The RNA shown here (transfer RNA) has 71 nucleotides and comes from a Caldilineaceae bacterium. The source organism's lineage runs through Bacteria, Bacillati, Chloroflexota, Caldilineae and Caldilineaceae. It matches the Rfam family "tRNA". Rfam classes the family as a transfer RNA.

RNA sequence: UCGCGCGUGGUCUAACGGCAAGACAACUGACUUUGACUCAGUUGAUGGAGGUUCGAUUCCUUCCGCGCGAA
Repeated sequence: UCGCGCGUGGUCUAACGGCAAGACAACUGACUUUGACUCAGUUGAUGGAGGUUCGAUUCCUUCCGCGCGAA
């Protein structure tokens, strides 16, 4: 430099173009003499910018980042 793939809470993983879900973690409460376990609840996410569409995490373009391959 070229080609291919990936980017979703702190982490991991979902979501035929139609309310962004679950687990772990964190926090709060219950339980407990305290802690742990358990139970209930809460917070928190689609890499950026455009385009298509009534509607985009999803489709298209471009940029950024990461990985693989070729030279």